[in-house]
Context: one part of a larger RNA
RNA backbone atom coordinates (compact mmCIF):
# COMPACT_ATOMS: atom_id res chain seq x y z
C1' N A 1 0.00 0.00 0.00
C1' N A 2 -3.75 -3.51 -1.70
C1' N A 3 -7.26 -5.96 1.02
C1' N A 4 -10.57 -6.42 5.65
C1' N A 5 -12.27 -3.92 10.15
C1' N A 6 -14.01 0.12 14.39
C1' N A 7 -20.87 -2.14 20.32
C1' N A 8 -18.26 -5.63 23.55
C1' N A 9 -11.92 -8.70 20.50
C1' N A 10 -6.93 -2.83 18.14
C1' N A 11 -10.55 0.98 16.31
C1' N A 12 -15.70 6.41 15.70
C1' N A 13 -12.70 12.71 16.66
C1' N A 14 -16.00 15.65 23.34
C1' N A 15 -19.98 18.14 19.79
C1' N A 16 -21.52 21.52 16.62
C1' N A 17 -20.01 25.72 12.65
C1' N A 18 -17.73 25.78 8.06
C1' N A 19 -12.97 27.67 4.17
C1' N A 20 -10.32 24.37 0.52
C1' N A 21 -11.18 19.50 -1.61
C1' N A 22 -15.12 15.29 -2.64
C1' N A 23 -19.80 13.83 -3.99
C1' N A 24 -24.65 15.58 -5.43
C1' N A 25 -32.37 15.81 -8.23
C1' N A 26 -35.56 15.71 -12.94
C1' N A 27 -36.14 17.92 -18.31
C1' N A 28 -34.05 20.24 -22.96
C1' N A 29 -30.18 22.24 -26.55
C1' N A 30 -25.06 23.24 -27.02
C1' N A 31 -19.81 21.82 -26.35
C1' N A 32 -16.64 18.01 -26.65
C1' N A 33 -12.10 18.61 -21.49
C1' N A 34 -12.47 13.57 -19.61
C1' N A 35 -13.86 8.73 -22.12
C1' N A 36 -14.18 5.26 -26.50
C1' N A 37 -13.19 3.82 -32.10
C1' N A 38 -9.85 5.22 -36.70
C1' N A 39 -5.51 6.67 -38.68
C1' N A 40 -0.18 8.90 -38.24
C1' N A 41 3.84 10.28 -35.89
C1' N A 42 7.35 8.42 -31.63
C1' N A 43 8.16 5.32 -27.84
C1' N A 44 17.29 4.73 -29.88
C1' N A 45 20.09 -0.06 -29.53
C1' N A 46 21.70 -3.39 -26.19
C1' N A 47 18.83 -6.73 -22.47
C1' N A 48 14.10 -9.96 -22.03
C1' N A 49 10.01 -12.63 -24.42
C1' N A 50 8.69 -16.58 -28.27
C1' N A 51 9.58 -18.58 -33.76
C1' N A 52 13.63 -20.36 -37.13
C1' N A 53 19.20 -20.05 -38.09
C1' N A 54 25.03 -20.77 -37.36
C1' N A 55 29.24 -22.67 -33.93
C1' N A 56 29.61 -31.19 -33.03
C1' N A 57 26.31 -29.35 -28.00
C1' N A 58 25.52 -25.91 -24.55
C1' N A 59 27.32 -21.15 -22.81
C1' N A 60 27.58 -17.51 -27.40
C1' N A 61 26.23 -15.42 -31.28
C1' N A 62 22.64 -13.86 -36.17
C1' N A 63 17.72 -13.13 -37.84
C1' N A 64 12.56 -12.15 -37.33
C1' N A 65 7.99 -11.05 -34.75
C1' N A 66 6.03 -9.21 -30.77
C1' N A 67 6.53 -6.32 -26.60
C1' N A 68 7.61 -1.37 -25.33
C1' N A 69 0.47 -1.07 -21.58
C1' N A 70 3.11 5.41 -22.86
C1' N A 71 2.99 10.22 -25.25
C1' N A 72 2.03 13.78 -29.39
C1' N A 73 -0.84 15.57 -33.66
C1' N A 74 -5.67 14.45 -36.39
C1' N A 75 -10.76 12.59 -38.06
C1' N A 76 -14.71 11.11 -35.81
C1' N A 77 -18.83 9.26 -31.57
C1' N A 78 -21.96 11.30 -27.72
C1' N A 79 -24.70 7.33 -23.30
C1' N A 80 -21.91 8.67 -18.88
C1' N A 81 -18.81 12.73 -16.29
C1' N A 82 -17.23 18.21 -17.32
C1' N A 83 -18.36 23.02 -18.74
C1' N A 84 -22.52 26.54 -20.71
C1' N A 85 -27.70 28.23 -21.54
C1' N A 86 -32.55 27.43 -20.79
C1' N A 87 -36.39 25.20 -17.49
C1' N A 88 -38.53 21.79 -13.22
C1' N A 89 -40.28 20.85 -8.38
C1' N A 90 -39.98 15.93 -5.48
C1' N A 91 -34.33 17.70 -2.37
C1' N A 92 -32.97 22.05 0.57
C1' N A 93 -34.59 26.63 1.98
C1' N A 94 -38.82 31.27 2.59
C1' N A 95 -43.45 32.85 3.95
C1' N A 96 -48.36 32.87 6.57
C1' N A 97 -50.94 30.20 11.25
C1' N A 98 -50.71 27.61 15.29
C1' N A 99 -47.98 24.91 18.97
C1' N A 100 -44.71 22.18 22.42
C1' N A 101 -40.69 21.58 26.24
C1' N A 102 -35.70 21.40 32.88
C1' N A 103 -33.00 24.69 25.32
C1' N A 104 -30.31 29.89 26.76
C1' N A 105 -29.47 35.02 29.30
C1' N A 106 -30.35 38.18 32.63
C1' N A 107 -33.00 40.54 36.87
C1' N A 108 -36.81 39.96 41.12
C1' N A 109 -39.38 37.19 44.39
C1' N A 110 -40.63 32.48 47.81
C1' N A 111 -41.45 28.76 51.29
C1' N A 112 -39.31 24.39 54.07
C1' N A 113 -34.80 22.71 56.25
C1' N A 114 -29.72 24.16 58.19
C1' N A 115 -26.47 27.15 61.09
C1' N A 116 -25.56 31.18 64.12
C1' N A 117 -27.27 35.54 67.26
C1' N A 118 -30.67 37.85 71.08
C1' N A 119 -34.48 36.93 74.63
C1' N A 120 -38.14 33.29 77.61
C1' N A 121 -38.82 28.20 79.63
C1' N A 122 -36.31 24.88 81.82
C1' N A 123 -32.34 21.36 84.64
C1' N A 124 -28.06 17.73 83.78
C1' N A 125 -26.71 15.69 80.86
C1' N A 126 -26.01 16.01 75.06
C1' N A 127 -23.28 14.13 71.06
C1' N A 128 -22.14 9.62 68.73
C1' N A 129 -20.97 4.41 67.85
C1' N A 130 -20.83 -2.27 66.35
C1' N A 131 -19.72 -0.87 71.25
C1' N A 132 -16.78 3.47 73.08
C1' N A 133 -13.89 7.30 73.02
C1' N A 134 -12.23 12.26 71.05
C1' N A 135 -16.17 16.94 71.14
C1' N A 136 -20.18 20.10 73.64
C1' N A 137 -22.65 21.26 78.89
C1' N A 138 -23.68 24.39 85.52
C1' N A 139 -19.61 30.45 82.62
C1' N A 140 -27.19 26.70 81.96
C1' N A 141 -25.97 22.98 77.13
C1' N A 142 -29.31 18.75 74.71
C1' N A 143 -34.50 20.11 74.24
C1' N A 144 -38.54 23.81 73.52
C1' N A 145 -40.98 28.63 71.64
C1' N A 146 -40.86 33.73 69.47
C1' N A 147 -37.60 36.87 66.64
C1' N A 148 -33.68 38.12 63.66
C1' N A 149 -29.33 37.35 60.38
C1' N A 150 -26.71 34.47 56.51
C1' N A 151 -25.13 31.25 52.47
C1' N A 152 -26.22 27.58 49.12
C1' N A 153 -29.69 24.11 47.20
C1' N A 154 -34.94 24.19 45.24
C1' N A 155 -39.70 18.60 48.71
C1' N A 156 -43.79 16.77 46.66
C1' N A 157 -45.69 17.06 40.70
C1' N A 158 -41.27 13.61 38.41
C1' N A 159 -42.20 9.52 34.78
C1' N A 160 -38.18 3.84 29.81
C1' N A 161 -41.29 12.59 30.54
C1' N A 162 -39.77 17.02 28.10
C1' N A 163 -35.93 20.22 25.80
C1' N A 164 -30.66 20.66 23.89
C1' N A 165 -25.19 20.05 18.79
C1' N A 166 -22.43 17.99 22.80
C1' N A 167 -20.85 19.33 27.77
C1' N A 168 -25.94 19.66 30.02
C1' N A 169 -31.01 21.87 31.61
C1' N A 170 -35.77 21.35 37.49
C1' N A 171 -38.89 27.01 43.02
C1' N A 172 -42.21 30.72 41.01
C1' N A 173 -42.69 35.21 37.97
C1' N A 174 -41.15 38.64 34.20
C1' N A 175 -37.68 40.44 30.05
C1' N A 176 -34.86 39.10 25.90
C1' N A 177 -33.49 35.51 22.81
C1' N A 178 -32.70 30.45 20.03
C1' N A 179 -34.80 26.12 18.69
C1' N A 180 -38.42 21.74 16.74
C1' N A 181 -43.02 20.11 15.27
C1' N A 182 -47.47 20.08 13.00
C1' N A 183 -50.97 22.30 8.82
C1' N A 184 -51.20 25.57 4.74
C1' N A 185 -48.87 24.45 0.25
C1' N A 186 -48.49 30.25 -1.37
C1' N A 187 -42.84 31.85 -2.86
C1' N A 188 -37.14 30.79 -4.34
C1' N A 189 -35.52 26.50 -7.65
C1' N A 190 -30.53 21.93 -6.85
C1' N A 191 -29.42 27.28 -3.24
C1' N A 192 -27.46 20.20 -0.99
C1' N A 193 -24.28 16.32 1.67
C1' N A 194 -19.65 15.67 3.59
C1' N A 195 -15.92 18.34 5.53
C1' N A 196 -8.60 17.87 6.22
C1' N A 197 -6.69 22.79 8.17
C1' N A 198 -9.79 26.54 11.01
C1' N A 199 -13.04 28.92 14.41
C1' N A 200 -16.62 28.47 18.57
C1' N A 201 -18.79 25.35 22.61
C1' N A 202 -17.32 21.94 26.14
C1' N A 203 -18.56 18.11 33.36
C1' N A 204 -15.72 17.67 37.41
C1' N A 205 -11.62 19.20 39.62
C1' N A 206 -7.56 22.89 38.77
C1' N A 207 -5.66 27.97 38.16
C1' N A 208 -5.45 33.93 38.57
C1' N A 209 -7.72 38.68 40.42
C1' N A 210 -11.48 39.93 43.77
C1' N A 211 -15.59 38.78 46.51
C1' N A 212 -18.77 35.18 49.36
C1' N A 213 -18.86 30.93 52.94
C1' N A 214 -24.65 28.20 55.66
C1' N A 215 -24.27 22.96 55.16
C1' N A 216 -20.77 19.40 53.06
C1' N A 217 -15.74 18.74 52.64
C1' N A 218 -9.78 16.29 49.80
C1' N A 219 -5.26 18.04 53.11
C1' N A 220 -4.78 17.98 58.12
C1' N A 221 -5.60 17.00 64.15
C1' N A 222 -7.64 14.43 67.52
C1' N A 223 -10.67 9.96 69.49
C1' N A 224 -11.55 4.57 68.22
C1' N A 225 -10.82 -0.31 65.52
C1' N A 226 -6.43 -3.12 64.57
C1' N A 227 -0.91 -7.15 65.15
C1' N A 228 0.08 -2.51 62.26
C1' N A 229 -4.27 1.21 60.45
C1' N A 230 -0.36 7.01 56.92
C1' N A 231 -7.78 3.68 55.64
C1' N A 232 -12.92 2.13 56.35
C1' N A 233 -16.27 4.29 61.27
C1' N A 234 -16.33 8.85 64.86
C1' N A 235 -15.66 14.23 66.64
C1' N A 236 -13.20 18.84 64.36
C1' N A 237 -11.94 21.17 60.19
C1' N A 238 -8.44 24.40 55.84
C1' N A 239 -8.22 24.91 50.37
C1' N A 240 -12.63 23.95 47.17
C1' N A 241 -17.80 23.91 46.80
C1' N A 242 -21.05 28.97 45.98
C1' N A 243 -20.42 34.46 42.57
C1' N A 244 -18.42 37.62 38.65
C1' N A 245 -14.34 38.50 35.43
C1' N A 246 -10.08 35.51 32.88
C1' N A 247 -7.71 31.06 32.16
C1' N A 248 -7.36 24.86 31.64
C1' N A 249 -9.64 21.57 27.25
C1' N A 250 -9.99 17.06 29.43
C1' N A 251 -13.47 12.35 31.72
C1' N A 252 -16.33 5.48 31.35
C1' N A 253 -17.36 13.35 27.23
C1' N A 254 -20.99 6.46 26.46
C1' N A 255 -26.03 4.20 22.77
C1' N A 256 -18.17 2.36 24.67
C1' N A 257 -22.01 2.61 17.72
C1' N A 258 -19.36 9.61 13.18
C1' N A 259 -22.75 12.93 10.11
C1' N A 260 -26.09 12.84 5.66
C1' N A 261 -29.73 10.04 2.37
C1' N A 262 -32.83 5.59 0.54
C1' N A 263 -35.13 1.24 1.15
C1' N A 264 -36.28 -3.22 4.08
C1' N A 265 -42.89 -7.77 8.64
C1' N A 266 -45.59 -6.61 12.43
C1' N A 267 -47.54 -5.73 17.95
C1' N A 268 -47.65 -2.64 21.98
C1' N A 269 -46.75 1.91 25.76
C1' N A 270 -45.84 7.24 25.98
C1' N A 271 -44.96 12.25 24.23
C1' N A 272 -46.69 17.26 20.89
C1' N A 273 -49.19 18.43 16.77
C1' N A 274 -52.91 17.68 12.88
C1' N A 275 -57.75 15.53 11.46
C1' N A 276 -62.23 12.81 12.91
C1' N A 277 -66.01 12.64 15.77
C1' N A 278 -68.40 7.96 16.38
C1' N A 279 -71.13 3.13 18.27
C1' N A 280 -65.15 0.48 17.46
C1' N A 281 -61.99 -0.76 14.41
C1' N A 282 -58.69 3.60 14.21
C1' N A 283 -55.99 7.88 10.51
C1' N A 284 -51.25 11.11 9.91
C1' N A 285 -46.72 13.66 11.46
C1' N A 286 -42.61 14.27 14.45
C1' N A 287 -40.23 12.53 19.28
C1' N A 288 -39.12 9.41 23.47
C1' N A 289 -39.13 3.62 24.95
C1' N A 290 -40.39 -2.45 25.24
C1' N A 291 -40.97 -6.83 22.07
C1' N A 292 -40.24 -9.51 17.57
C1' N A 293 -39.48 -11.54 11.57
C1' N A 294 -36.37 -11.49 7.66
C1' N A 295 -31.94 -10.02 7.49
C1' N A 296 -26.79 -9.40 9.92
C1' N A 297 -23.63 -10.76 14.10
C1' N A 298 -18.11 -15.45 16.84
C1' N A 299 -21.83 -14.92 20.22
C1' N A 300 -24.25 -11.44 23.91
C1' N A 301 -27.38 -9.38 21.13
C1' N A 302 -29.17 -5.83 17.17
C1' N A 303 -33.79 -5.65 14.21
C1' N A 304 -37.57 1.57 10.26
C1' N A 305 -33.91 5.31 16.20
C1' N A 306 -30.31 -1.44 12.70
C1' N A 307 -24.80 -3.62 14.45
C1' N A 308 -30.17 -5.71 7.99
C1' N A 309 -29.19 -4.13 2.37
C1' N A 310 -26.88 0.06 -0.49
C1' N A 311 -24.90 5.23 -1.71
C1' N A 312 -21.53 9.69 -0.22
C1' N A 313 -18.00 12.10 3.05
C1' N A 314 -14.88 12.43 7.43
C1' N A 315 -12.21 10.15 11.68
C1' N A 316 -9.42 6.05 13.21
C1' N A 317 -7.41 0.50 13.46
C1' N A 318 -3.17 -3.23 12.09
C1' N A 319 0.07 -8.09 18.51
C1' N A 320 1.68 -7.64 24.20
C1' N A 321 4.67 -4.74 27.39
C1' N A 322 8.19 -0.66 26.41
C1' N A 323 4.82 3.99 26.68
C1' N A 324 0.39 7.89 25.73
C1' N A 325 6.12 7.44 28.12
C1' N A 326 11.30 9.62 25.69
C1' N A 327 12.72 13.66 22.59
C1' N A 328 11.26 17.72 19.15
C1' N A 329 7.84 21.13 17.50
C1' N A 330 2.95 23.63 19.26
C1' N A 331 0.15 25.93 23.21
C1' N A 332 -1.20 26.94 28.83
C1' N A 333 0.21 31.63 34.57
C1' N A 334 1.11 26.37 36.59
C1' N A 335 -0.73 22.38 36.62
C1' N A 336 -0.46 19.92 32.37
C1' N A 337 -2.57 19.45 27.23
C1' N A 338 -1.97 18.56 21.91
C1' N A 339 1.12 15.90 18.37
C1' N A 340 3.60 11.13 19.63
C1' N A 341 8.35 6.98 17.87
C1' N A 342 12.57 3.70 19.00
C1' N A 343 16.01 0.35 21.38
C1' N A 344 14.89 -3.73 23.80
C1' N A 345 11.71 -7.96 25.37
C1' N A 346 7.72 -11.94 25.27
RNA sequence: UUGGGUUUAAAGGGUGCGCAGGCGGAAAAGUAAGUCAGUGGUGAAAGGUUGCCGCUUAACGGUAAGAUUGCCAUUGAUACUGCUUUUCUUGAGUAUGGUUGAGGUAGACGGAAUGUGUAGUGUAGCGGUGAAAUGCAUAGAUAUUACACAGAACACCGAUUGCGAAGGCAGUCUACUAAGCCAUUACUGACGCUGAGGCACGAAAGCGUGGGUAGCGAACAGGAUUAGAUACCCUGGUAGUCCACGCCGUAAACGAUGUUCACUCGCUGUCUGCGAUACACAGUAGGCGGCUUAGCGAAAGCAUUAAGUGAACCACCUGGGGAGUACGAUCGCAAGGUUGAAACUC
Predicted 3D model of a 346-nucleotide part of an RNA (small-subunit ribosomal RNA, central domain) from a metagenome. Rfam family: Bacterial small subunit ribosomal RNA. Its family is annotated with structural constituent of ribosome and ribosome in the Gene Ontology. RNAcentral holds the full RNA, with entries from SILVA. The coordinates come from a structure-prediction model, not an experiment, and the mean pLDDT is 87.